[in-house]
Predicted 3D model of a 98-nucleotide RNA (TPP riboswitch aptamer (THI element)) from Gemmatimonas sp. Its Rfam family is "TPP riboswitch aptamer (THI element)". Its family is annotated with thiamine pyrophosphate binding in the Gene Ontology. Its mean pLDDT, the model's own confidence on a scale to 100, is 76. The organism belongs to Gemmatimonas, within Bacteria. It was read from a public genome assembly, where an Rfam model found it.
């Protein structure tokens, strides 16, 4: 000089279930509530190629559960949204000098 990384800024992905209750009463929708989770509609939360956010296989397997992706298999399989600015103490390359 650069660059790991760390901050910002703007852009983008991206999911949102299950069970009981109660209104209604076939459901849907609304309301409380248990469960799991970062989150279960939130002025949020999570992820953005260093990608297990999340989608697909999948109405899949095996286990637990009141039920559910609740947990583990599947799987580091396939897909899956980025760019610019700042900083450089320290560390790492690189070049030039002694």
């Nucleotide at each position: 000089g650069g660059u790991a990384c760390a901050c910002g800024a703007c852009a983008g992905g991206g999911g949102c279930g299950u069970c009981c209750c109660g209104u209604a009463u076939u459901g849907c929708g609304c309301g409380g509530g248990g469960c799991u989770g970062a989150g279960a509609a939130g002025c949020a939360c999570c992820c953005u190629u260093u990608g297990a956010a999340c989608c697909u296989g999948a109405c899949c397997c095996a286990g637990a559960u009141c039920a559910u992706g609740c947990u583990g298999g599947c799987g580091g399989a396939g897909g899956g949204a980025g760019u610019c600015g700042c900083g450089a103490u320290c560390g790492c390359c690189a070049u030039g000098g002694g």